Transfer RNA from a Phycisphaerales bacterium, 90 nucleotides, folded computationally. Lineage of the source: Bacteria > Pseudomonadati > Planctomycetota > Phycisphaerae > Phycisphaerales.
RNA sequence: GGAGGGGUGGCAGAGUGGUUGAAUGCGCCAGACUUGAAAUCUGGUAAAGGCUCCGGUCUUUCGGGGGUUCGAAUCCCCCCCCCUCCGCCA
Numbered sequence: 001g002g003a004g005g006g007g008u009g010g011c012a013g014a015g016u017g018g019u020u021g022a023a024u025g026c027g028c029c030a031g032a033c034u035u036g037a038a039a040u041c042u043g044g045u046a047a048a049g050g051c052u053c054c055g056g057u058c059u060u061u062c063g064g065g066g067g068u069u070c071g072a073a074u075c076c077c078c079c080c081c082c083c084u085c086c087g088c089c090a
Stems, first nucleotide, its partner, number of pairs: 001086007010026003018070001027045006046061006063079005
């Protein structure tokens, strides 16, 4: 340089253009069980910002930017990064 695949919560990872701001697992938090732990079970669990009667609620965010659309994590364009194969140099 060429071809292909990929980038999504703390981690892994699913995700037909239509309640998906995000399944599921791990992790973490709380509770149940236990003498106490572990295991198991139940519930919760992204971030930033605004408001709040502190119970929550609203807005934005899926590598970055732009576009299409009533509607984009999903489609299109540019860029960045990662992986595989091929080629080239040494």
About this RNA: It was read from a public genome assembly. The prediction has a mean pLDDT of 81. Rfam family: tRNA. Rfam classes the family as a transfer RNA. Its family is annotated with triplet codon-amino acid adaptor activity in the Gene Ontology.